[in-house]
């Protein structure tokens, strides 16, 4: 510090998710040890038991123990004193009666310290105790005795005061032989503690906006330690609030703690400070201090107890129990230390504290051994079978002993002479023993360090995100190995960081989320130039404070560290104080530049009201006229002989204002257009006066605001939601047509929204230009209008810097800055629900959550695509020609059948295909019979040479028996080939996967494309080149050009054909010379022909055209002319195209079988469907007879002449031929002659019968051929569809391969005869280039919307129902304070007495908790039924959107329809 994830790829926006740290944690697995810390975060739930606050006999009377006695001593219920208000716990409540920080004045303070003074004189009781007595108990009652440092009175002192006065203390106590000391009372001061007041700071919500009657203030009175509405009477009507009152929710606050670079975010366990609480609520008493709780009273709930009459209790003290929970310890030791209480002290008390125990809960430290050790051991795993790895790791040798076991010694902590140690026989030291006692957890697809095998087969599972798993999973499970951390490790939860993802530091708003529809203006924040004052902000210095601990830094000390400890310190906050005066604010005085005012001029659809006008439309009256009109892609509904439409003349009505007109004007925006009149707002410009910052923005607030819509009243020509009808259509609630109502218009109101847009808030200043327009001023010019230059204001285009993710913006900023304001924070849910405001309504404004997804989105790129555009090509269409589709049979396929009908190929690009030939074999299939190291290969061992012959059995394979033969090489051991037997490694597989593969092939397509180096452009994907203008069959060539070169395709080079030359003439040829029946022979090589080698064609030449180019057109010459014709040749890629059955091959499967042999069968089945060819339907023909002319092939297991036989297929014979020699071999169509004559025929030949021939081991399933006989359908073929442009189509025969034979009408070649048409590119299919749109990228066979049906989930409404909280009103009114009261009672004092003062009790009034009643507010749960929403692999209906998405889309509004949607009106271009 960054990373993954949207896309085919890119940049951006933007969310989601990792990596780091932390924890009072929990859980899984595992676990050696020491130190230091920490340990109910949940139920402030309920608690058994024990302990946690006592002490004082030196305050007091008494009692008891003990002693032989006195004295002394000890213990102590009770009275008294002090303490119990501390300590310890918890965080319920509390959003301020709190806390933090900084101040203040009207206060109190026991014990402690300092200091001044005092302690004189009297008195009366109550406990204990005794007696009697109530009660179960708790607890009492009456009478009597009787002490004090308990209680009371008087005196005196300072102090108070309104100056008159009122009122107020104490213990001649305790100890001691005494000095003296400890106590007591009053006053002053201090320290520490506490009470009160105030400034500032202190969570969320406005879907909480108004709150408040003791409320705010004053006066009198009361009250308190003290101020105060603290309380009360009267008076006034205030007080708080948008700087958020009130209400609601949540919460103890802080020092600090965790994270973070910091700003900041989160948090408030342990330690420390403050506060609050003590079962819930209320109350006072005592006291220095409490409204106290291990005190009291009352009420309530619970628990316990009871003799039913009553009583008792409160662990949020330490342990502990139950419960709750994912979850948190011992009913331990000791007062030795530190501290606290009382005491003169000893001593006592202390669950505070000090320790131990439990828990890996955390932090920190140590160990589980060190060194050597290759036979690289066994074993595991992998493997290319060689080896590699675990791995020097182990074993083995040697060393050490931290830990461990055991023996001995043994602390500090203890202070002040001694004594005193829970921890503890602990820490530590020192012997002995022996490697001995001690390693796991998670991960290994990317992020993220670490890889293989096996199992599984979209299953099981995994998962933080992306994602993984459908038979070769580095992602699941196991194993081996590796990586990380380590007594721990991983997961979960929470928090922070990363997140600049709420942005002060430090973000944005044209198109990604985001500028209010526009303006006016209040509060607020902001504000021109100059000079003063002041010192609030600001800056500097000093002082005080922000407790300690913590953090930081430097040391010290436990062996180190954690931990502990000493000293120090920064920054910052608050307050005080002294200074500075630039800037902001304040005060004062000025200025004119901002702003407004007055004045001259000027442009304008600016606004409101009135008057007038013509064109058009419709209706209506009359005339003319006579058959259609209207409408559409085409029609129909509609109008018309009752006279339409057309035309002429007259009348009426309403709405809108052609041309001018523009990128133009004006207004804040919405908006505004015939002419004219009146009233009126604002702008611009000129000159020049006065004012003197008067300004800009603007939360709330107010005004205006298209269209649609609403209310009331008018109006109604045209148009037109709804609606009727006619079409279209599968349907058509639409598009199109014909009608047509609200509405559109006017008046008065309401509504308050639009894609109300420049998708761009307002203001000010600055920052290159160029061009154009509008208004106006100046100069120039002119008679004038123009013109030219220039200033101000406005409106546009283009463009530099700059900015931007890019597109783009660019003086009219989206640039550079300042001020103010509104808004945004992932997509959906949703602008929805609830609540509130508003409206007549429709609605508008404000505006969530649950749940769900990992994306949604912007700009640009490359493709693909469009019922977008442009250009161009092709037997693509068109023009021709011949077919297919109909018939018969052939053949292939589907389907069906079958024991099997083996398998593959399935749009073009499967289907006379693989198969260049299924009777057996082939053969892979089926049935039967056999074999099991096998039909075949290699290795081992034994044996025999091998080949051969015969017999039995069997359909055959096979099984069994007999005979014969002994060869070749040799170093004599043996070896080679072959046969046979055996055991094991293995063979074998046309078994699976072409979606694991190689190779080969088809296809787009013989289409013209596909790429690359370097340069340049762009953030990048990419672009450029390869585009443009021409041209070509062609990315072929030329020119231009930020490109310049190159490669693969194209073309050419190759083969065949076409012409000529040269050469060679064997088997070819024969002009010349001879010769024959015959080129038969001699001879010859000119010609034909054959083989070889050359030549020839290149737009080379001329003309035209084109750009002086490339090229095109026409011509000459030439055998051939513009690639001469044909072939071979197939770029980058596409289709998971085809093939595991040609071959090769990974993996899987079978191994007495899925292998091998054999016989027979099947691949040839047959209702049917279909593809490809054949023969035909006839006269351009058929039949018979006769006569001509080819090319290219093949042949010795062969082709076979000749002759003879047969009607023939064929049979017999066998010359020459290993081929330019011989044979196949006859070419056929054609030509000549004759017959047939329009018909199912002398057409057509299927089918069937009989008789034959050939091949073969074999012709039944299932061959071909011949002869005779038989003589089917078919008379040119529906929709549709195929081939072909020249020696082509059509037609006619010939040959080959495979092959014993052949189902061949197939297929590959060969020649003969030999046409028609092509205007052209509109349309169909296909392809190419450029451009444009895109929501597609599996790429239009794409994407995608809504209803309905089903399942699940959360949620709104809902008659209501059930809780909780809060306040209000009334009733009741405990305890208690306080007031009143002779009803009652009374030791101290006064009084001779009566009596009084004072006190207690009772009664009663105010207040008053709980409780009751009533109507409210808020909130939670639940609810028949119901609304929409979300999610779901393949449901139904349509096809709304994305391309002009097939009617452009979208926004607002109204209406309508199963649904998406449609339509009307206005608006926008996205």
């Nucleotide at each position: 510090a960054g990373a993954g994830u949207u896309c085919g790829a890119u940049c951006c926006u933007g969310g989601c998710u990792g990596a780091g740290g932390a924890u009072g944690a929990a859980c899984a697995c595992u676990g050696g040890c020491a130190g230091c810390a920490u340990g109910c975060u949940u139920a402030a739930c309920a608690c058994a038991u024990g302990c946690a606050a006592g002490u004082u006999g030196g305050a007091c009377g008494g009692g008891a123990a003990g002693u032989g006695g006195u004295g002394u001593u000890u213990c102590u219920a009770g009275u008294g004193g002090c303490g119990a208000a501390c300590g310890a716990g918890u965080g319920a409540g509390u959003a301020a009666u709190g806390u933090g920080u900084a101040a203040g004045a009207a206060c109190c303070u026991a014990c402690c310290c300092u200091u001044g003074g005092g302690a004189g004189g009297g008195g009366a009781a109550c406990a204990a105790c005794a007696a009697c007595u109530a009660g179960a108990a708790a607890u009492g009652g009456u009478u009597g005795c009787a002490a004090a440092u308990a209680c009371c009175c008087c005196a005196u002192a300072g102090g108070c005061u309104a100056a008159g006065g009122a009122g107020c203390a104490a213990a001649c106590g305790g100890a001691g032989g005494a000095a003296u000391u400890c106590a007591c009372c009053c006053g002053a001061g201090g320290a520490g503690g506490g009470g009160c007041u105030c400034g500032c700071a202190u969570c969320u919500g406005a879907u909480u906006a108004g709150c408040u009657a003791g409320u705010u203030g004053g006066u009198g009175a009361g009250g308190c330690a003290a101020u105060a509405g603290c309380u009360u009477a009267c008076c006034a009507a205030g007080g708080c609030g948008a700087u958020g009152a009130u209400c609601a929710g949540u919460a103890g606050c802080u020092g600090g703690u965790c994270c973070a670079a910091g700003a900041g975010g989160a948090u408030g366990a342990u330690c420390a400070g403050c506060c609050a609480c003590a079962c819930u609520g209320g109350g006072a008493u005592u006291g220095a201090g409490a409204c106290a709780u291990u005190g009291c009273c009352c009420a309530g709930a619970c628990u316990c107890u009871u003799a039913c009459g009553g009583g008792a209790u409160g662990u949020a003290g330490c342990a502990g129990u139950g419960g709750g929970a994912a979850a948190u310890u011992u009913u331990c030791c000791a007062c030795a230390a530190u501290g606290g209480g009382a005491g003169a002290a000893a001593g006592c008390c202390u669950g505070a504290c000090g320790g131990a125990g439990c828990a890996a809960u955390g932090c920190c430290a140590c160990a589980u051994g060190g060194a050597g050790g290759u036979a690289g051991a066994a074993g595991g795993c992998c493997c290319a079978a060689g080896g590699g790895u675990c791995a020097u790791g182990a074993a083995c040798u040697u060393c050490u002993u931290u830990u461990c076991u055991u023996g001995g010694a043994g602390a500090a902590g203890a202070a002040g002479c001694a004594a005193u140690g829970a921890c503890a026989g602990u820490a530590u030291c020192u012997g002995a023993g022996g490697a001995a006692u001690a390693a796991g957890c998670a991960u290994c697809g990317g992020c993220u360090a670490a890889c293989u095998c096996u199992g599984u087969g979209c299953c099981a599972g995994c998962a933080g995100c992306c994602a993984u798993g459908g038979u070769a999973a580095g992602a699941u499970a196991g194993a081996g190995g590796a990586u990380g951390c380590a007594a721990g490790c991983g997961u979960u939860a929470u928090u922070u960081g990363g997140a600049a993802u709420g942005a002060u530091u430090g973000g944005g708003c044209a198109u990604a989320a985001a500028g209010c529809a526009u303006c006016u203006g209040u509060a607020g924040g902001u504000g021109g130039c100059u000079u003063u004052u002041c010192a609030a902000g600001u800056c500097c210095g000093c002082c005080a404070u922000c407790a300690a601990a913590u953090c930081c830094c430097a040391g010290g000390a436990c062996u180190c560290a954690a931990c502990c400890u000493u000293a120090g310190a920064u920054a910052g906050g608050u307050g005080g104080u002294g200074g500075a005066a630039a800037c902001u604010a304040c005060c004062a005085a000025g200025c004119u530049g901002g702003a407004g005012u007055a004045u001259g001029g000027u442009a304008g659809g600016g606004g409101c009201a009135g008057a007038g006008g013509g064109a058009a439309u419709u209706u209506u009256u009359g005339g003319u006229g006579g058959a259609g009109c209207a409408g559409u892609u085409a029609a129909a509904u509609g109008c018309g002989u009752a006279g339409a439409g057309a035309u002429c003349a007259g009348a009426a009505a309403g709405a809108a204002c052609a041309c001018c007109a523009a990128u133009g004007g004006u207004g804040a925006a919405a908006g505004c257009a015939c002419u004219u009149u009146g009233c009126u707002g604002g702008g611009c410009u000129g000159a020049c006066a006065a004012u003197g910052a008067c300004a800009a923005u603007g939360a709330g607030a107010g005004a205006u605001a298209a269209a649609a819509g609403c209310u009331a009243g008018g109006g109604g020509a045209a148009u037109a939601a709804a609606u009727g009808g006619a079409a279209u259509u599968a349907g058509a609630u639409a598009c199109c047509c014909u009608a047509g109502u609200a509405g559109u218009c006017c008046u008065a109101g309401c509504u308050g929204u639009a894609a109300a847009u420049g998708a761009u808030g307002g203001a000010u200043a600055c920052u290159a230009g160029g061009c154009a327009c509008u208004g106006u001023g100046c100069g120039u010019a002119u008679c004038g209008a123009c013109u030219c230059g220039u200033g101000c204001a406005g409106u546009g285009c283009u463009g530099u810097a700059g900015c931007u993710a890019a597109u783009g913006c660019a003086u009219u900023a989206a640039g550079u800055a300042u001020c103010c304001u509104g808004c945004c924070u992932g997509g959906g849910g949703a602008g929805u629900a609830c609540g509130u405001u508003u409206g007549c309504a429709a609605g508008a404004a404000u505006g969530a959550a649950a749940c769900u997804c990992a994306a949604a989105g912007g700009a640009a790129u490359u493709g693909a695509u469009g019922u977008g555009g442009g250009c161009c090509c092709a037997c693509a269409a068109a023009a021709g020609u011949g077919g297919u589709g109909g018939a018969g049979a052939a053949u292939g396929u589907g389907g069906u059948u079958u024991a099997a009908u083996u398998c593959a190929a399935u749009g073009c690009a499967a289907a006379g295909c693989a198969a260049a030939g299924a009777a057996c074999a082939u053969u892979a299939c089926c049935a039967g019979g056999g074999c099991u190291u096998g039909a075949c290969a290699u290795g081992c061992c034994a044996u025999g040479a091998a080949u051969c012959c015969u017999c039995u059995u069997g359909u055959a394979a096979g099984a069994g028996a007999g005979g014969g033969g002994u060869g070749c090489c040799c170093u004599c051991g043996g070896g080679a080939a072959c046969g046979c037997a055996g055991a094991c490694a293995c063979a074998a597989g046309u078994g699976g996967u072409g979606c694991a593969u190689g190779g080969c092939u088809a296809u787009c397509a013989u289409c013209a494309g596909c790429u690359u180096g370097u340069u340049c452009c762009a953030u990048a994907a990419g672009g450029u080149g390869u585009u443009g203008g021409g041209u070509u069959a062609a990315g072929u060539c030329c020119c231009a050009c930020a490109a310049u070169g190159a490669g693969c395709a194209c073309a050419a080079c190759c083969c065949u054909c076409g012409u000529g030359u040269u050469u060679a003439g064997c088997u070819u040829c024969c002009a010349c010379c001879a010769u024959u029946g015959a080129g038969u022979u001699u001879g010859g090589a000119a010609c034909c022909c054959u083989g070889a080698a050359c030549a020839a064609a290149c737009u080379g030449c001329c003309g035209g055209u084109g750009a002086u180019a490339a090229g095109c057109c026409a011509g000459a010459g030439g055998a051939a002319g513009g690639u001469g014709a044909g072939g071979a040749u197939g770029a980058u890629g596409u289709c998971a195209a085809g093939u595991c059955a040609u071959c090769a091959u990974g993996c899987c499967c079978c191994u007495u079988a899925u292998g091998c042999c054999u016989u027979g069968g099947g691949u040839g089945a047959c209702a049917c469907a279909u593809g490809u060819g054949c023969u035909a339907c006839a006269a351009u023909g058929g039949a018979u007879g006769g006569g001509a002319c080819a090319a290219a092939g093949g042949g010795u297991u062969g082709g076979g002449a000749u002759c003879c036989c047969a009607c023939g297929a064929g049979g017999g014979u066998g010359a020459g031929c290993u081929a330019a020699c011989u044979c196949c071999a006859a070419a056929a169509a054609u030509c000549c002659a004759u017959c047939c004559u329009a018909a199912a025929u002398u057409u057509g030949g299927a089918u069937u019968g009989u008789a034959g021939g050939c091949u073969a081991c074999a012709a039944c399933u299932c061959g071909c051929c011949u002869a005779c006989a038989u003589g089917a359908a078919g008379c040119c073929a529906g929709a549709a569809u195929c081939g072909c442009c020249a020696g082509u189509a059509a037609u006619c025969a010939c040959c080959g391969g495979u092959c014993a034979g052949c189902c061949g009408u197939a297929u590959g070649g060969c020649g003969g005869u030999c046409a028609a048409u092509u205007c052209c590119u509109u349309c169909u299919c296909g392809a190419g280039c450029c451009u444009u749109g895109u929501a597609c990228a599996c790429a239009c066979c794409g994407c995608c919307c809504g209803u309905c049906a089903c399942a699940c989930u959360a949620u709104g409404g809902g008659a209501g129902c059930u809780g909780g909280c809060c306040a209000u009103g009334c009733c009741c009114g405990a305890a208690g304070u306080u007031g009143u009261u002779a009803c009652u009672u009374u030791a101290a004092c006064c009084g001779c007495a009566a009596g009084g003062a004072g006190g207690g009790g009772g009664a009663u009034g105010u207040c008053g908790a709980a409780g009751g009643c009533a109507g409210g507010g808020c909130u939670a749960g639940u609810g028949a039924c119901u609304g929409g929403a979300g999610u779901g692999a393949a449901g139904u209906c349509g096809u709304a959107a994305c391309a002009u998405g097939g009617u452009a889309g979208c926004c607002a509004u109204a209406u309508u329809g199963g649904a998406a949607g449609g339509u009307g009106c206005g608006g926008c271009u996205g």